[in-house]
RNA sequence: GUUCCCGUAGCUCAGCAGGAUAGAGCGUUCGCCUCCUAAGCGAAAGGCCCCGUGUUCGAAUCACGGCGGGAACG
Numbered sequence: 001g002u003u004c005c006c007g008u009a010g011c012u013c014a015g016c017a018g019g020a021u022a023g024a025g026c027g028u029u030c031g032c033c034u035c036c037u038a039a040g041c042g043a044a045a046g047g048c049c050c051c052g053u054g055u056u057c058g059a060a061u062c063a064c065g066g067c068g069g070g071a072a073c074g
Base pairs, nucleotide, nucleotide: 001073002072003071004070005069006068007067010026011025012024013023019057028044029043030042031041032040050066051065052064053063054062
């Protein structure tokens, strides 16, 4: 330099043939249980879905331009 993939909660990720309140596991906090802890059970908090513009009645999802990370080839 060329081509391709990825960016969603503190971490790992699902959702990405557009549809209404955005999810799971782990972690965190609180409660139950226990003499206490762990385990187990229940609940809660936590994300303007990397940024901007556009398309659309409607965008995490589509298009374009950026930024960041990765892979292959040269």